About this RNA
The RNA shown here (small-subunit ribosomal RNA) has 1542 nucleotides and comes from a metagenome. Rfam family: Bacterial small subunit ribosomal RNA. Its mean pLDDT, the model's own confidence on a scale to 100, is 82.
RNA sequence: AGGGUUUGAUCCUGGCUCAGAGUGAACGCUGGCGGCGUGGAUUAGGCAUGCAAGUCGAGCGAACCUUUUACUGAAAGCAGAGCAACCUUCGGGGAGUUUUACAAUUGGUGUUUGGUUAGCGGCAAACCGGUGAGUAACACGUGGGUAACAUGCCUUAUGGAGGGGGAUAGCCUCGAGAAAUCGAGGGUAAUACCCCAUGGUCCCUAGACUUGAAAUAGGUUAGGGUAAAGAUGGCCUCUACUUGUAAGCUAUCACCAUAAGAGUGGCUCGCGGCCUAUCAGGUUGUUGGUGGGGUAAUGGCCUACCAAGCCUAAGACGGGUAGCUGGCUUAAGAGAGUGGUCAGCCACAUCGGAACUAGACACUGUCCGGACUCCUACGGGAGGCUGCAGUCGAGAAUAUUUCCCAAUGGGCGAAAGCCUGAGGAUGCGACGCCGCGUGAGGGAUGAAGGUCUUCGGAUCGUAAACCUCUUUUGUUAGGGAGAAAAGCCAAGCUUUGAAUAAUUGUCUUGGUCUGACUGUACCUGACGAAUAAGCCGCGGCUAACUCCGUGCCAGCAGCCGCGGUAAUACGGAGGUGGCAAGCGUUACUCGGUUUGACUGGGUGUAAAGGGUCCGUAGGCGGCCUGGUAAGUGGAAGGUGAAAUACUUUAGCUCAACUAAAGAACUGCCUCUCAAACUGCCUGGCUAGAGGAUGGAAGAGGAAAGCGGAACUGCUAGUGUAAAGGUGAAAUUUGUGGAUAUUAGCAGGAACGCCUGUGGAGAAGUCGGCUUUCUGGUCCAUUCCUGACGCUGAGGGACGAAAGCUAGGGUAGCAAACAGGAUUAGAUGCCCUGGUAGUCCUAGCUGUAAACGAUGGGCACUAGGUGUUUGCGCUUUAUGCGUGGGUGCCGGAGUUAACAUGUUAAGUGCCCCACCUGGGGACUACGGCCGCAAGGCUAAAACUCAAAGGAAUUGACGGGGGCCCGCACAAGCGGUGGAACACGUGGUUUAAUUCGAUGCUACGCGAGGAACCUUACCAGGGUUUGACAUGCUGGAAGUAGUGCUGCGAAAGCAGUUCCGACCUGUAACCAAUCAGGAACCAGCACAGGUGCUGCAUGGUUGUCGUCAGCUCGUGCCGUGAGGUGUUCCCUUAAGUGGGAAAACGAGCGCAACCCUCGCUAUUUGUUGCUACCGGUCUUGUUUACAAGAUCGCGCACUCUAAUGGGACUGCCCGCGUUAAGUGGGAGGAAGGUGGGAACGACGUCAAAUCCGCAUGGCCCUUAUAUCCUGGGCUACACACGUGUUACAAUGCUUACUACAGAGGGAGGCCAAGCCGCGAGGUGGAGCAAAUCCUUUAAAAGUAAGCCCAGUUCGGAUUGAAGGCUGCAACUCGCCUUCAUGAAGUUGGAAUCGCUAGUAAUGGCAUAUCAGCUACGAUGCCGUGAAUACGUUCCCGGGCCUUGUACACACCGCCCGUCAAGCGCUGAAAGUGGGGGGCACCCGAAGCUCUACAUUGUAGGUCCACGGUGAAUUUCAUGAUUGGCGCUAAGUCGUAACAAGGUA
Repeated sequence: AGGGUUUGAUCCUGGCUCAGAGUGAACGCUGGCGGCGUGGAUUAGGCAUGCAAGUCGAGCGAACCUUUUACUGAAAGCAGAGCAACCUUCGGGGAGUUUUACAAUUGGUGUUUGGUUAGCGGCAAACCGGUGAGUAACACGUGGGUAACAUGCCUUAUGGAGGGGGAUAGCCUCGAGAAAUCGAGGGUAAUACCCCAUGGUCCCUAGACUUGAAAUAGGUUAGGGUAAAGAUGGCCUCUACUUGUAAGCUAUCACCAUAAGAGUGGCUCGCGGCCUAUCAGGUUGUUGGUGGGGUAAUGGCCUACCAAGCCUAAGACGGGUAGCUGGCUUAAGAGAGUGGUCAGCCACAUCGGAACUAGACACUGUCCGGACUCCUACGGGAGGCUGCAGUCGAGAAUAUUUCCCAAUGGGCGAAAGCCUGAGGAUGCGACGCCGCGUGAGGGAUGAAGGUCUUCGGAUCGUAAACCUCUUUUGUUAGGGAGAAAAGCCAAGCUUUGAAUAAUUGUCUUGGUCUGACUGUACCUGACGAAUAAGCCGCGGCUAACUCCGUGCCAGCAGCCGCGGUAAUACGGAGGUGGCAAGCGUUACUCGGUUUGACUGGGUGUAAAGGGUCCGUAGGCGGCCUGGUAAGUGGAAGGUGAAAUACUUUAGCUCAACUAAAGAACUGCCUCUCAAACUGCCUGGCUAGAGGAUGGAAGAGGAAAGCGGAACUGCUAGUGUAAAGGUGAAAUUUGUGGAUAUUAGCAGGAACGCCUGUGGAGAAGUCGGCUUUCUGGUCCAUUCCUGACGCUGAGGGACGAAAGCUAGGGUAGCAAACAGGAUUAGAUGCCCUGGUAGUCCUAGCUGUAAACGAUGGGCACUAGGUGUUUGCGCUUUAUGCGUGGGUGCCGGAGUUAACAUGUUAAGUGCCCCACCUGGGGACUACGGCCGCAAGGCUAAAACUCAAAGGAAUUGACGGGGGCCCGCACAAGCGGUGGAACACGUGGUUUAAUUCGAUGCUACGCGAGGAACCUUACCAGGGUUUGACAUGCUGGAAGUAGUGCUGCGAAAGCAGUUCCGACCUGUAACCAAUCAGGAACCAGCACAGGUGCUGCAUGGUUGUCGUCAGCUCGUGCCGUGAGGUGUUCCCUUAAGUGGGAAAACGAGCGCAACCCUCGCUAUUUGUUGCUACCGGUCUUGUUUACAAGAUCGCGCACUCUAAUGGGACUGCCCGCGUUAAGUGGGAGGAAGGUGGGAACGACGUCAAAUCCGCAUGGCCCUUAUAUCCUGGGCUACACACGUGUUACAAUGCUUACUACAGAGGGAGGCCAAGCCGCGAGGUGGAGCAAAUCCUUUAAAAGUAAGCCCAGUUCGGAUUGAAGGCUGCAACUCGCCUUCAUGAAGUUGGAAUCGCUAGUAAUGGCAUAUCAGCUACGAUGCCGUGAAUACGUUCCCGGGCCUUGUACACACCGCCCGUCAAGCGCUGAAAGUGGGGGGCACCCGAAGCUCUACAUUGUAGGUCCACGGUGAAUUUCAUGAUUGGCGCUAAGUCGUAACAAGGUA
């Protein structure tokens, strides 16, 4: 910092989209460690359980425990003694009872030590913590004010604390109740409560004074009112009793009053920050005043009365949404978005209402009402996690029912201390940021393996293995900080004190004690590479490529877009890129986006100037003077909390994190200085604006009157058969007299010529003439006013045509309508009619491509040339100058370009209007207007990745211009009709193999299908194969040959007389050994006329032998592109000449090459034979002539090589003195002499995988290969190309001439003979200028035929033959005889040809055994007609024009209907929510009144609840309207070309 995407390409406009950063995130895959942060964003939904606010006994009574001690009681134990029932062995035992001592236990009362606490009382509980529902507000932020205020605890200062009283909890006794709890009686305390006193700088009332803008302020005078509480420790110096205690003293804490402070709070004001006008009017305590009430305090805060105000376009009121801020994210900034954690403020605490206090209208307080949950004995009660954990629910989604008060902080307390889910820690979650690790060095047979491969190799890759080393982390063991200071005790110093007591302290010293986390951070030892890598991407944007699979399927996709058989885009793999304990995706925000533009955009044609003017608010505003200081600029002060961010340091091993310092916080306020500019005030000016006077032009407006032409109708005359209308017609009118024509009358509408990119007007618009009324503009003069101006949201007026209402009018024209045509249809275009309407009057409507698609005003910035209307000057002219309008051209500049250009779209200023992708939509709903039609204002859902502007190159046009071509025309001959031949389609078939399909397929591939060919079909066989190469193994009576069997053959099987090669071992000897060839078996592989010509090479057709197609440099253009290549002339030609920002060049054209035509030279056999000679033959014997032949010869013809020749060279005309062109001369040939070859850039995905080659795919006992037979030859039919004809310019017969070019050895084949003939026989010659093919035919001469289905025509059929060939049935050709079909010149339509051409005649050749040949390719003979010309048809070239086409008109594209899906409007209604209004009811509470003094009754206000009529919003609704989207539906063809009716 930009990129992708509209087009064939370009520039612009414009949207969509991507790359970046971020998050309290979620989801998918994956996951080693630590530090620091962070974690219910949804249901302010419901909550089990535990904890989250207590503390003080140094305020109080009481109770309990404990300690000391005194008194008193109780029961029981042990020991001794006594008594004694009873029993007795008379020794004694012995229940029970009495008493004494003992120690331990225990009750009560008093005293005493220490402790605990239910209640009263004090303080705290209004903090901390949570959440963001509500709130658009003084709620928040910022800066002020309080002369309108409060303040517990704390600090400072001064003063005080005298006397008295009555209660009440706890407690005791009863009672009610399930419980919660409550009631009655008795008695008790206080730092609880009350009264009296005193008191002040306190409060109230009244007065004067001072400050001040203002007194409710300050001090002052008078009167009235109003306070208090003790507790604990110590001491006897003073007093009393004289022990030691207390009245007392003392210290500390507490208490009361006042003043001040600090901190905190209340109220109030300026400014600031959301959307909506489809919310425009709102308001009755409303706005203000007076009196009163209320409050800490101002105030309609409340109340009574009075007045009628108050707010609002600078947005009131209403609706929607939302806690605000410091900050956070992003951004270059300005901004935009956001408000989680941390911090400040606010609001809320289940929903609603109310009060109590220093402070609350109170999260874990009270009272009342509702909903919900729970308990219940059914009577009644209890509760509030938006505290910390936790649970359910809903959700894509958010944690431990942990530890501790050790630290920090808070409450209470004198203190120890207690409490503290604040807080500190810990656990869970990769949720985020930061750090560390998953090893390091060496190691090339570049291992194995994977993947790819051109098969050579490449790559993963020093990666691994392997060797050496280290130990962060990990496991284990040991050591081990710091966070701790305070507190308490003692001593000292110090303070108060009479004091050595007690007390105080930021003091000093010593001692003692305190760690949840935690044996944590950290350190050390041992072990051992050991415990640790994934995710996404790889077509472009965007870093990174190959193979396989799939085959518009499955799928991908952020945008463009991939996928229909070779997918770097789907899925997998290998490789590779990026990031990394994470990586991707989704959601959202900012950015990019100058795509809301303040910085920093636009409006002629892309979206966008209001139809025009007037004018309100507002905005902006000429020159000079003085003042002021609101804006503005400078200096200073205050504030802008902390944190964050920035800079610099510092602390954790670094970093994240944290700390300190600095700067900053762009803002607000106060004060001061300046006075240029803006504003305001004052005074002036005249250049803006307006007025005055004198002139000017005009379809400017309104009204009235008048006029002529035309038209239609009527009347009358003349007159006769048509008129009218059209592309052509018809409907229509007309013999009842039209049309035409003449005269007259009537009517309505519009005003020809003049008339002009002339005039006027704000625009719409305005056109005969005259008159009246009236608006504006311009010029001249420079007399007056003195900024009076410009623009203009709302508002008002005007506003074409059509339309509406009412009343007139109606000639012409003419929607609707009717008829006639056209047409496939024709609800159209054309024609004949025709009603509204068009006209007038009075109203309404208020829109147009209302356009210059260009808002208004002012100023400035080159010109040229018309026109209109003024004025001035002069040399009176076709003059000069100067104003106002209106056109054209054009410079700079501007513009995307087109264009614009003093009449700006240039350069500036001011004001208004409007735009922000296309469609949906100039629409819906709502509102306003309208009689209606409708108008104005004006969305959303949904949908697309474009829509669009200008210009470029093409292509196209039922656009234009120029030109060419057997393109038409002019001619000649055909095709289309017949029969046959051949090809094709179709049909048929087992198969009728395949390809070619408009021109450019169809006598084409095929220049030869009986078998073969042959690819097709049926049947029968073979499987390393019919054919190639390599490897391994085998192999002698083997391979092979012969024979036999089966068989249609191929082949298979069997058998055996016979029987194998070359080289070497090897100097002799090999069937035998070795190697090779051949053979067998096996492995690699062969083979394929199988598919894809849309994967290809090569070749070919076609446009087209048309004249075009391009390049380099330069120039023009932002660019695509243009120029050159255009223009004029010319040509067959982009052929040439001239002009020209072009100059040159290339591929094409032409020429060079071949051939034919003239000629020269050379050549001379197999060609030729003039002259000469010889021989022979014939004519009649010579002479002579003719022919044949030999010689001579190369003159001629010819052969085949090299030259010459033609170049507009010469003459005349035309043309630009050119290119060239018309004519002429000469010449064999004249303007490229004829012909052939030669085919530019490209087009048609044209043809061919079946000529060949070839990628990929497919088959491999078959899609390969062999064989036999069949098929390609079928036949209702259709088409194409031909042949033969239809006859007399002919046919038949007879006779007689004249070619060229080819071919020939498995060949051409002579003479002769045989056969009517095809042919047979025969064998001479010839590898050819020698021989053969080879008699050319038409023509000519002569004869016949006499216009007929014939002496035309020959199909078809029969018979007999010939030839080729293994073979002639399917399915060959030929001959002879016989037979003798259709056909008498061919409809619509259509083809070829411009001269040695058409037409016509024969000859030859390739292929080939033969032939389907009437085909193809060549050759020669005979040999015409016509072309005025370019209007038309077809094709082509150039220029130009339009275009919505670019797959390019076989293009594009519109609407209805039908189908599916989606969205939305209306709708009888239905259901829910919100806010208000009216009425009813009315709890608690405050307050008022009465009775009464605990309270009761009533009233005002009022939550909740109920009723009613309206309102608003959401959801839903049978049915119905519309829109959008959806490869191949229906009907037409509306638009784009003159789109066929612009």